[in-house]
RNA sequence: UCCCCUUUAGCUUAGUGGUAGAGCGUCGCACUUGUAAUGCGAAGGUCACUAGUUCAAUCCUGGUAAGGGGAA
Numbered sequence: 001u002c003c004c005c006u007u008u009a010g011c012u013u014a015g016u017g018g019u020a021g022a023g024c025g026u027c028g029c030a031c032u033u034g035u036a037a038u039g040c041g042a043a044g045g046u047c048a049c050u051a052g053u054u055c056a057a058u059c060c061u062g063g064u065a066a067g068g069g070g071a072a
Base pairs, nucleotide, nucleotide: 001071002070003069004068005067006066007065010024011023012022013021018055026042027041028040029039030038048064049063050062051061052060
């Protein structure tokens, strides 16, 4: 210098155009003499940033950033 991959909740991640889910964790309640476990419920996301395509973008396209891999 060039090429490829990844980026979604605190963590690990699902989701191939139509209002974003799960597990763990956190908080509350129930249960218990109490704790743990278990059950029920809740909070927590401008889907890395920016521009474009589209009636509509986490999803498609360009660029930027961060991380990883490869070639010289």

The RNA shown here (transfer RNA) has 72 nucleotides and comes from [Ashbya] aceris (nom. inval.). It matches the Rfam family "tRNA". It is annotated as a transfer RNA. Its mean pLDDT, the model's own confidence on a scale to 100, is 83. The sequence is in RNAcentral, with records from ENA and GtRNAdb. It is recorded under the gene name tRNA-Thr-TGT-2-1.